This is a predicted structure of an 84-nucleotide RNA (c-di-GMP-I riboswitch aptamer) from Paenibacillus cremeus. It matches the Rfam family "c-di-GMP-I riboswitch aptamer". Rfam's curators write: GEMM was predicted in a large-scale screen for bacterial structured RNA regulatory elements. The source organism's lineage runs through Bacteria, Bacillota, Bacilli, Caryophanales and Paenibacillus.

RNA sequence: AAUUGAUAAAGGCAAGCCCGUACAAAAGUCCAGGACGCAAAGCCAUGACUAAGGCAUUAGAGCUAAGGUUUACGGGUUGCCGAA
Repeated sequence: AAUUGAUAAAGGCAAGCCCGUACAAAAGUCCAGGACGCAAAGCCAUGACUAAGGCAUUAGAGCUAAGGUUUACGGGUUGCCGAA
């Protein structure tokens, strides 16, 4: 240094649930609690989500992301430690 991930150490993130005169058209987000879990559950892109607005239709069904999520699977990139 690379591969790799241990009944190691120092740390990190955080599901379900739940608090709310909160934000949003919705999907979802934020805040307080919480701890299923994660060696990248860091970041980026992509992709299961939603359809306000727009398009379409006699009408309805429908289409559409610049919105959201990404802890489904997979891709790229950066990073802590040092047992075997």